[in-house]
A computed fold for an 85-nucleotide RNA from Aquibacillus saliphilus, annotated as c-di-GMP-I riboswitch aptamer. Of the family's consensus pairs, 100% are formed in the model.

């Protein structure tokens, strides 16, 4: 280095649901907490999906819309621990 794996070892993250907080929301952040995770490390480039503040129609209620968001949805791109071959 390159395929394959988490039997083992040495560790990592951290679901839901609480508390505080950002924020129109989705959502995020810290702290609790643990569902799971061989990349559940990183990045929004593609597809998906979530939200409608603003905007646009419309009968005012109602849809449409990302410049927002999700990387633990999937592709992809890059770093990384360790076993076997």
């Nucleotide at each position: 280095a390159u395929u394959u794996g988490a039997a083992a070892a040495a560790g990592g993250c951290a679901a839901a649901u609480c508390u505080a907080u950002u924020g129109a929301a989705a959502a995020g952040u810290a702290g609790a907490g643990g569902c799971g995770c061989a990349a559940a490390g990183u990045c929004a480039c593609g597809g998906a999906c979530c939200u409608a503040a603003g905007g646009u129609g419309a009968a005012a209620u109602c849809a449409c819309u990302a410049u927002g968001g999700u990387g633990g949805c999937c592709g992809g791109a890059u770093c990384g621990c360790u076993g076997a071959a």

Its mean pLDDT, the model's own confidence on a scale to 100, is 85. Rfam family: c-di-GMP-I riboswitch aptamer. Rfam describes the family as follows. GEMM was predicted in a large-scale screen for bacterial structured RNA regulatory elements.